About this RNA: Predicted 3D model of a 74-nucleotide RNA (transfer RNA) from a candidate division WWE3 bacterium.

[in-house]
RNA sequence: GGGCGAUUAGCUCAGUUGGUUAGAGCGCUUGAAUCACACUCAAGAGGUCUCAGGUUCGAGUCCUGAAUCGCCCA
Numbered sequence: 001g002g003g004c005g006a007u008u009a010g011c012u013c014a015g016u017u018g019g020u021u022a023g024a025g026c027g028c029u030u031g032a033a034u035c036a037c038a039c040u041c042a043a044g045a046g047g048u049c050u051c052a053g054g055u056u057c058g059a060g061u062c063c064u065g066a067a068u069c070g071c072c073c074a
Stems, first nucleotide, its partner, number of pairs: 001073007010026004019057001028044005050066005
């Protein structure tokens, strides 16, 4: 230098042909229960979907560019 893949909650990850609440598990907070803790049960908080632009009535999803990480080729 060239090619491919990944980027969504604190962590690990789903997200269908672009469409009507942006989710799961773990973690965190509060409450219940317990002498207390853990387990368990109930409720809750937490998101600029990496960034910028474009297409569209509508973008996490499509297009272009950039950034970071990983792999391969030279």
Rfam family: tRNA. By type it is a transfer RNA. The prediction has a mean pLDDT of 81.